[in-house]
RNA sequence: GGGCCUAUAGUAUAGCCUGGAUAGUACGGCCGGCUUCGGACCGGCAGAGCGGGGUUCAAAUCCUCGUAGGCCCG
Numbered sequence: 001g002g003g004c005c006u007a008u009a010g011u012a013u014a015g016c017c018u019g020g021a022u023a024g025u026a027c028g029g030c031c032g033g034c035u036u037c038g039g040a041c042c043g044g045c046a047g048a049g050c051g052g053g054g055u056u057c058a059a060a061u062c063c064u065c066g067u068a069g070g071c072c073c074g
Base pairs, nucleotide, nucleotide: 001073002072003071004070005069006068007067010027011026012025013024020057029045030044031043032042033041050066051065052064053063054062
């Protein structure tokens, strides 16, 4: 220098190809219940789309330019 892949809550991850309703799940956090207290268990709550632009009635999803990380080639 060239090619390919990945980026979603604090952590891990699903959905992406094939666009559509308040973006789901587990652990963790907070509140409540239970308990002598705690744990476990039960109920509830909060929390996320890497950044810019484009397409579209509508974008996590499609296109594009970046950024970061990984792999391969030279």